[in-house]
Context: one part of a larger RNA
């Protein structure tokens, strides 16, 4: 000096990115009392308070049930309560200590935001989450030897299913509440007995070669030939998109209001310096002596927005972020105590 373990005076988080870390508090039971909020279930052991030990009186249930008495004559039955115990409780009152769930073992709590309803699952060995999943929603697919899927299998076999449209299979979304806007122009899909385009193939006017010639051997125009593509239509909880520029109100500021280009249509609700905001520590207000974090606002959204869901939300979490109380060796600031390690030889 380090490591493990234990105590610490006054201070109490001044420590640190952060109370991080073990610790330090809490801690059991039995009484009182418990809010905002809410799905009325809960939030609750919320918070926050007293009690608890032995001895003595005094009293209550509870447990067994003697004599006695009635009915009766069955070694019954009701009534009765005496007496007993190592049951169990309220009152009083005394009495010892620093301390009575006297050790031991046994939530610290509140406030406020952020995600993600929830229990759950998950990177076996750096990540337990706002990630997965979930019930609910909603779109599409399948009529059955279904659709999908696993198989070497263009006719095996299996699963789905010994199931049948209230079922299965697939997308996306993700309790519930309130909703969930405009744009089919592109792309996707769907749905369209016309119509254009179009392949083999069918057709054969014809044109060529060769032969005396029958024939043969090339070549070939019109027509008629499907799917698809063009085309017309629909579909956004299908991929996905949701403008510009100038002016204008009797201080100023600002523009309900006009006006013009452009699109398929131009962002409604709601929220919003946001897990989204670049300028930005953005203003304003809280909280602090002092706050780039935090909360409430406001909104000129760089670069939100509606099932890659919008917003609320009780409970719910080893989940993140800000405050507080309590306690504390985290810290001022270090000291002691026990055990090892550092030192030597091996």
């Nucleotide at each position: 000096u380090c490591c493990c373990g234990g105590u610490u005076a006054a201070g109490g988080a001044a420590c640190u990115c952060g109370g991080c870390a073990c610790g330090a508090a809490u801690g059991a039971c039995c009484c009182c009392g418990u809010a905002a909020c809410u799905u009325c279930g809960g939030g609750a052991a919320a918070a926050g308070g007293g009690g608890u030990g032995c001895u003595c009186g005094c009293u209550g249930g509870g447990g067994u049930g003697a004599a006695g008495c009635c009915c009766a004559u069955a070694c019954g039955g009701g009534u009765g309560g005496a007496g007993c115990a190592u049951c169990u409780g309220g009152c009083g009152a005394g009495u010892c200590g620093c301390a009575g769930c006297a050790a031991a073992g046994a939530g610290g709590c509140c406030c406020a935001g952020g995600c993600g309803a929830c229990u759950g699952u998950u990177u076996a060995a750096c990540a337990a989450a706002a990630a997965c999943a979930c019930a609910g929603g909603u779109c599409g697919g399948u009529g059955c030897g279904a659709a999908c899927g696993c198989g070497a299998a263009a006719c095996a076999g299996c699963g789905g299913a010994c199931g049948u449209a209230u079922a299965c299979c697939g997308g996306c979304u993700g309790a519930c509440a309130c909703c969930u806007g405009c744009c089919c122009a592109g792309u996707g899909c769907u749905g369209g007995a016309a119509g254009g385009u179009u392949a083999a193939g069918g057709g054969g006017a014809g044109a060529g070669g060769u032969g005396c010639a029958a024939g043969c051997c090339u070549u070939g125009a019109a027509c008629c030939g499907a799917a698809g593509c063009c085309c017309c239509a629909g579909u956004a909880a299908a991929c996905g998109g949701c403008g510009g520029c100038c002016g204008u109100a009797a201080c100023u500021a600002u523009a309900a209001c006009g006006g013009u280009c452009c699109u398929a249509a131009g962002g409604u609700a709601g929220c919003g310096a946001a897990a989204u905001u670049c300028c930005u520590u953005g203003u304003c207000g809280g909280g602090u002596a002092a706050g780039u974090u935090c909360c409430g606002a406001c909104c000129c959204g760089c670069a939100c927005g509606a099932a890659a869901g919008g917003u609320a939300g009780a409970a719910c979490g080893a989940u993140c972020u800000g405050g507080g109380c309590g306690c504390u060796g985290u810290c001022u600031c270090a000291a002691c105590c026990g055990g090892g390690a550092g030192c030597u030889c091996g």

Predicted 3D model of a 346-nucleotide part of an RNA (large-subunit ribosomal RNA, domain IV) from Microcoleus sp. F6_B6. Its mean pLDDT, the model's own confidence on a scale to 100, is 86.